Predicted 3D model of a 75-nucleotide RNA (transfer RNA) from a mine drainage metagenome. It matches the Rfam family "tRNA". Clan: tRNA clan. Its family is annotated with triplet codon-amino acid adaptor activity in the Gene Ontology. The sequence is in RNAcentral, with records from ENA.
């Protein structure tokens, strides 16, 4: 340099056009003499960034940034 994959909550990941979810973690409450476990409720996300298409984009297209892998090139 070329090609491909990934980027979504604090962490691990789903969701692949109709306005975002799970598990764990976190907070409050219940239960206990007190912990742990268990249960109920809750907070937390401009979906890496910028454009485009669309009535509507996390999703499709282009560019770009980061990480990973493969291939190639130079000394």
């Nucleotide at each position: 340099g070329c090609u491909g994959g990934c980027g979504u909550a604090g962490c691990u990941c789903a969701g692949g056009g109709g306005u975002a979810g799970a598990g764990c973690a976190c907070g409050u409450c219940c239960u206990u003499g007190g912990u742990a476990a268990g249960g109920a409720c809750g907070g937390g996300g401009u979906c890496g960034g910028a454009g485009g298409u669309u009535c509507g984009a996390u999703u499709c297209c282009u560019c770009u940034c980061g990480c990973c892998a493969g291939c190639a090139c130079c000394a």